Context: one part of a larger RNA
RNA sequence: GAACGUUGGCGGCGUGCCUAACACAUGCAAGUCGUGGGGCAGCAGGCUACUGUCUUUUGGCAGUAGUGCUGGCGACCGGCAAACGGGUGAGUAACACGUAGCUUACCUACCCAUAGGAUGGGGAUAACAUCCCGAAAGGGGUGCUAAUACCCAAUAAUGAGGAGACUCCAAAGCCCUUAUGGGCGCCUAUGGAUGGGGCUGCGUCCCAUCAGCUAGUUGGUGGGGUAACGGCCCACCAAGGCGACGACGGGUACCCGGUCUGAGAGGACGGCCGGCCACAGGGGCACUGAGACACGGGCCCCACUCCUACGGGAGGCAGCAGUUAGGAAUCUUCCGCAAUGGGCGCAAGCCUGACGGAGCGACGCCGCUUGGAGGAGGAAGCCCUUCGGGGUGUAAACUCCUGAACCCGGGACGAAACCCCCGAUGAGGGGACUGACGGUACCGGGGUAAUAGCGCCGGCCAACUCCGUGCCAGCAGCCGCGGUAAUACGGAGGGCGCGAGCGUUACCC
Numbered sequence: 001g002a003a004c005g006u007u008g009g010c011g012g013c014g015u016g017c018c019u020a021a022c023a024c025a026u027g028c029a030a031g032u033c034g035u036g037g038g039g040c041a042g043c044a045g046g047c048u049a050c051u052g053u054c055u056u057u058u059g060g061c062a063g064u065a066g067u068g069c070u071g072g073c074g075a076c077c078g079g080c081a082a083a084c085g086g087g088u089g090a091g092u093a094a095c096a097c098g099u100a101g102c103u104u105a106c107c108u109a110c111c112c113a114u115a116g117g118a119u120g121g122g123g124a125u126a127a128c129a130u131c132c133c134g135a136a137a138g139g140g141g142u143g144c145u146a147a148u149a150c151c152c153a154a155u156a157a158u159g160a161g162g163a164g165a166c167u168c169c170a171a172a173g174c175c176c177u178u179a180u181g182g183g184c185g186c187c188u189a190u191g192g193a194u195g196g197g198g199c200u201g202c203g204u205c206c207c208a209u210c211a212g213c214u215a216g217u218u219g220g221u222g223g224g225g226u227a228a229c230g231g232c233c234c235a236c237c238a239a240g241g242c243g244a245c246g247a248c249g250g251g252u253a254c255c256c257g258g259u260c261u262g263a264g265a266g267g268a269c270g271g272c273c274g275g276c277c278a279c280a281g282g283g284g285c286a287c288u289g290a291g292a293c294a295c296g297g298g299c300c301c302c303a304c305u306c307c308u309a310c311g312g313g314a315g316g317c318a319g320c321a322g323u324u325a326g327g328a329a330u331c332u333u334c335c336g337c338a339a340u341g342g343g344c345g346c347a348a349g350c351c352u353g354a355c356g357g358a359g360c361g362a363c364g365c366c367g368c369u370u371g372g373a374g375g376a377g378g379a380a381g382c383c384c385u386u387c388g389g390g391g392u393g394u395a396a397a398c399u400c401c402u403g404a405a406c407c408c409g410g411g412a413c414g415a416a417a418c419c420c421c422c423g424a425u426g427a428g429g430g431g432a433c434u435g436a437c438g439g440u441a442c443c444g445g446g447g448u449a450a451u452a453g454c455g456c457c458g459g460c461c462a463a464c465u466c467c468g469u470g471c472c473a474g475c476a477g478c479c480g481c482g483g484u485a486a487u488a489c490g491g492a493g494g495g496c497g498c499g500a501g502c503g504u505u506a507c508c509c
Base pairs, nucleotide, nucleotide: 002505003504004503005502006501009368010367011366012365013364014363015361016360017326023323024322026321027320028319031080032079033078036077037076039073040072043071044070045069046067047066048065049064050063051062052061053060054059087279088278089277097203098202099201100200101199102198103197106196107195111192112191113190114189115188116187117186119153120152121151122150128143129142130141131140132139133138159168160167161166173184174183175182176181205251206250207249212242213241214240217239218238219237220236221235222234223233224232255275256274257273258269259268260267261266281302282301283300284299285298304315305314306313307312332358334357335356336355340354341352342351343350344349371401372400373399374398381392382391383390384389406446407445408444409443410442414437419431420430421429422428453498454497455496456495457494458479459478460477464493465492466491467490468489474481475480
């Protein structure tokens, strides 16, 4: 965050699985770079050859084949991202969170500043080709090849190690241009910025019908491990450590900014939004990496579902929609990357269920409409009556006026950047492109009197009569009503209260 009953016209802004952290069909949600590389499956173009055809020709058109030659590019090697963003609240009573500090005990990719460097060589491997195994998933052998992939050597300090002597450690190219030019990168070091790790004081629910708890337990020495301190881990040694200032155990619960209430103090709560934490079918583990013990990566065990040729395999919506189940109950298998933000890229751009929007639901808040003025001592109907009359009631009819809807025309803001040109790829100036929402909002013109319901009327509590019923049927939040005149039940007329709502239930103050 509501639900239920009943009623229901429009709009704006919000908000919408609180239950089964049950199980999930289908689609989408994380890619990008050809300005790192080998290549060429497919597309477009060029070139070559051949064929057909038009032919006036050097030729034009069409088709087939070849050619990585150009634009590009599936798959592959490589780089960066994938640790963000998005979801959920299961677990957690804990340095998890909040707050104030400490870290001379630490890390930080991309970004910024400063200083310096980038020399010489080498061997592989995927793609590919070919052979083989397998139902599949997939796997194996042989052969070829490139790099910003990998390795060696050189160089080596303001860096690392060391008490010192001294010892040790790096690199990669690509593009535009042709200038002894520029751009994007690469390596080392120091500093910054940002983000994080760790430690500490204080604060943080209920039960004492939980009173004692503890063996890596508490400390030491030495070591391992880590970015880093540490009993974090290990060997040995000592016997300590915690507790009525509540240890240990049990229950409950993510925490906070805040929200509700209240004069405040306080009490209750933590949905949306923002910050932190934790989790990703249950449990465990490490690998890669600056960063993970990694929701849409990997391995193992378990449960479950699916495929199978029975040998073996595949899967994980607590991402967005959607399905089933559970439930009183909670939405579209929508549009768009136009904006903002993010990833990659020199850029063009690509990707983005983040996001921007639209849709559904009176679920909430707010705004608006169902008309305005006139109109009888007052129609009809209905109700009451002391039968005279009274009420509904200016209410209706009727007259005039306005003109929600609807129709027509116009039609946005959100969008100026990136880019191109001048300039120096700067400042500045100029130019061009781009809108999902949406033909929407809005503006102009035309234009129809055009939904009202729900609860209550004994007191609390605002609003009264008649009939029916007869302790029956029923009402009820409390007090209590009903047994023959019931303002308390049921109906009617009337009234009171709210109004696209009105009541009821649940919870908090």
Background
The part of an RNA shown here (small-subunit ribosomal RNA, 5' domain) has 509 nucleotides and comes from an uncultured bacterium. The coordinates come from a structure-prediction model, not an experiment, and the mean pLDDT is 92. The RNAcentral record of the full RNA draws on ENA. Rfam family: Bacterial small subunit ribosomal RNA.